Lysine riboswitch aptamer from a mouse gut metagenome, 164 nucleotides, folded computationally.
RNA sequence: UAGUAGAGGUGCGUCUAAAAAGAGUACAUAGCAUAUCAAAGUGCAGGUUUUUCAUGCUAUGGAAAGGUGCAGAUGCCGAAGUGCCAAAGUUUCCUGCAAAUUUUGGUGCUGGGGGCAAGCUGAAUAAGUUUGUCACUGUCAUCAAUUUUGAUGGAGUGCUACUG
Numbered sequence: 001u002a003g004u005a006g007a008g009g010u011g012c013g014u015c016u017a018a019a020a021a022g023a024g025u026a027c028a029u030a031g032c033a034u035a036u037c038a039a040a041g042u043g044c045a046g047g048u049u050u051u052u053c054a055u056g057c058u059a060u061g062g063a064a065a066g067g068u069g070c071a072g073a074u075g076c077c078g079a080a081g082u083g084c085c086a087a088a089g090u091u092u093c094c095u096g097c098a099a100a101u102u103u104u105g106g107u108g109c110u111g112g113g114g115g116c117a118a119g120c121u122g123a124a125u126a127a128g129u130u131u132g133u134c135a136c137u138g139u140c141a142u143c144a145a146u147u148u149u150g151a152u153g154g155a156g157u158g159c160u161a162c163u164g
Base pairs, nucleotide, nucleotide: 001164002163003162004161005160006159009077011076012075013074014073015072016071019068027061028060029059030058031057032056033055038050039049040048042098043097044096045095046094047093080110081109082108083107084106085105086104087103088102089101090100091099111137112136114134115133116132117131118130119129120128121127139154140153141152142151143150144149
């Protein structure tokens, strides 16, 4: 310096998925009240088309999506996640501006899982993610001690083993 193979453990992702929640919500029908606009996209503006409501209460009926996910299968150990930039799409009756989201590439950060707090997303106290903090854990270095520990510090572009 290159390659191969490994280790960390509530280890990381993908697919399917019982089940819970979403929710007795949205929505539909009927009645009553009410009395003018309303609808077609995630939001705003302009237009076009349809159109007279919108809203509330009662009764009857009554979903779904995203997210989670017992169990199972599968790919793996920068596994993976995330910020920024670029490109190409998707989200509408048309156009414009935003926003969200998918894929690819570049670049930065994070060793790993967890508890707590706050921010964002979310119906949510689930979950995800970011920041901070706390101990735990693996690894290496330094110092001390002595026979297996302690303290401090670093980062996965690392560490261990083998081969050239």
Background
The sequence is in RNAcentral, with records from MGnify. Its Rfam family is "Lysine riboswitch aptamer". Rfam links the family to the GO term lysine biosynthetic process. Model confidence (mean pLDDT): 81 of 100.